[in-house]
RNA sequence: CGAGCCGGCCGGACAGUCGCUGCAUGCCUUGCGCAUGUGGAGGAAAGUCCGGGCUCCAAUGGGCAAGGCGCCAGGUAACGCCUGGGGGGCGAGAGCCCACGGAAAGUGCAACAGAAAGUAAACCGCCGAAGCGUUCUUAUGAAUGCUGGUAAGGGUGAAAGGGUGCGGUAAGAGCGCACCGCGUUCCUGGCAACAGGGACGGCACGGCAAACCCCGCCUGGAGCAAGACCAAAUAGGGGAACAGGUUGCCCGCAAGGGUGGCCGGGUGCGGCCCGCAUCGUUCCCGGGUAGGUCGCUUGAGCCGUACGGCGACGUGCGGCCCAGAUGAAUGACUGUCCUCGACAAAACCCGGCUUACAGGCCGGCUCACUUU
Numbered sequence: 001c002g003a004g005c006c007g008g009c010c011g012g013a014c015a016g017u018c019g020c021u022g023c024a025u026g027c028c029u030u031g032c033g034c035a036u037g038u039g040g041a042g043g044a045a046a047g048u049c050c051g052g053g054c055u056c057c058a059a060u061g062g063g064c065a066a067g068g069c070g071c072c073a074g075g076u077a078a079c080g081c082c083u084g085g086g087g088g089g090c091g092a093g094a095g096c097c098c099a100c101g102g103a104a105a106g107u108g109c110a111a112c113a114g115a116a117a118g119u120a121a122a123c124c125g126c127c128g129a130a131g132c133g134u135u136c137u138u139a140u141g142a143a144u145g146c147u148g149g150u151a152a153g154g155g156u157g158a159a160a161g162g163g164u165g166c167g168g169u170a171a172g173a174g175c176g177c178a179c180c181g182c183g184u185u186c187c188u189g190g191c192a193a194c195a196g197g198g199a200c201g202g203c204a205c206g207g208c209a210a211a212c213c214c215c216g217c218c219u220g221g222a223g224c225a226a227g228a229c230c231a232a233a234u235a236g237g238g239g240a241a242c243a244g245g246u247u248g249c250c251c252g253c254a255a256g257g258g259u260g261g262c263c264g265g266g267u268g269c270g271g272c273c274c275g276c277a278u279c280g281u282u283c284c285c286g287g288g289u290a291g292g293u294c295g296c297u298u299g300a301g302c303c304g305u306a307c308g309g310c311g312a313c314g315u316g317c318g319g320c321c322c323a324g325a326u327g328a329a330u331g332a333c334u335g336u337c338c339u340c341g342a343c344a345a346a347a348c349c350c351g352g353c354u355u356a357c358a359g360g361c362c363g364g365c366u367c368a369c370u371u372u
Stems, first nucleotide, its partner, number of pairs: 002367009012337007020040008028031001042343001046354002049352005054223004066219005071085005086100001087098004101214002106212002108208002123154002125150003130147007162180006181203001182201008227294004237285006244263008265279005301320008338341001
């Protein structure tokens, strides 16, 4: 200097004016009032895909069903997340990717092509040792047909029943041998996944389990419109009460009481009466609606630091409070400047994953070239 890899961070700045909204304080005219001060979206607030907290309902344990997860160890409240390690694949490398249990329990699948697709299989090719022939030949032998042998070579296919080499053979073939692979077993290292090594076995056990299935582990349901509290008007439900006047008799010294008769109801129109219309009236209790309050933001919180750990993370100490709306605020305008500004905006909260994103900054590392 060029090309890359990994990790972290930022996501227009400043000022003024006018608004919106939470909180605190003050004031009064006590109003969803005014003034002052102060807080006011994100790295993904998103998708709602996982895992938790919280709330209500359900619930002995266990089994069945259904769904999910799946190398090992650790982290965590938990996870399908993260960290470290192992194995496999890709890359020259830094690094990146992996749904990575079991195919010797069983069932199933493999289109097309191909002779044959899992109890293997002879299309081309190779062979002609063996059996039966034919031709040539004195003989030896050569060529060839059939029966056949052959999985080395070609061809088909995603995949053709271990691979490479040497020997061997008529040609071939784990037929024999060496190495690699595979299986069994033992030893060593490691918590483990696994790795390395020895011995034995001639190869049995091809692939697919994001096919059924088997093994192991996990999972009760619904969600803040959860749920709790306060509580109008109207209409239902339950309960209680309901003006007095007069008079007879009885009791009593009296005040008064008991019992019987008669009159008398409320509401609306209306100043009142008559009249007309209408049917209970008043109070209390309870449920629920509108509406309001809580849930609601102090939390597995953030920042700094020390210690433990390779790390994810944990522990201690110190400091901080950082939106909480509910028709739902977080905005608009003006000025100056720059590199001219992307994706997108809370709605109970948190941990993750995934997806979107103009442009910029920082750190570490790799490869190539050049110079010293």